[in-house]
Molecule: transfer RNA
Organism: Penaeus vannamei
Order: sequence, then C1' cells, then structure tokens
RNA sequence: GCCUAUGUGGUGCAGUGGUCAGCACGACGGUCUCGGAUACCGUAGGCCCGGGUUCGAGUCCUGGUAGAGGCG
Repeated sequence: GCCUAUGUGGUGCAGUGGUCAGCACGACGGUCUCGGAUACCGUAGGCCCGGGUUCGAGUCCUGGUAGAGGCG
C1' cells in the first nucleotide's frame, strides 16, 4: 500500500428499513434483615464521525477513523 469482517450504555452481545433500540452482567435506589449477602421491585446510562438514498436509517450506499485478521 491492498483486501476482509467489525465498531450499539461501564463490560459482553442481540437487533427483517417502521412500531419502544433489547438481553445478561455491572452501578445506583428501594423492599426484606439486628446488620450483611441472597432474593424481589425500580432507576439511570448507548447506535464511532461526516455526507447521501428513503416518507422513514442502528440497519442500505459512500468518504473518513479506530482496533483486529490476511496479502504484498
């Protein structure tokens, strides 16, 4: 330099172009307890960046960027 796939809460992952972006763990609050853990209930927190297509984009196209793998 070229190619490939990937980038979604703090972490690990889902997510037919539409209804609400969801699950697990974690954090915080509450219930319970003499207290702590467990358990149960609840809350907050997210689509890598720009542009395009579309009535509508996390999803499609395109440029960039980050880390990963491969080729030279």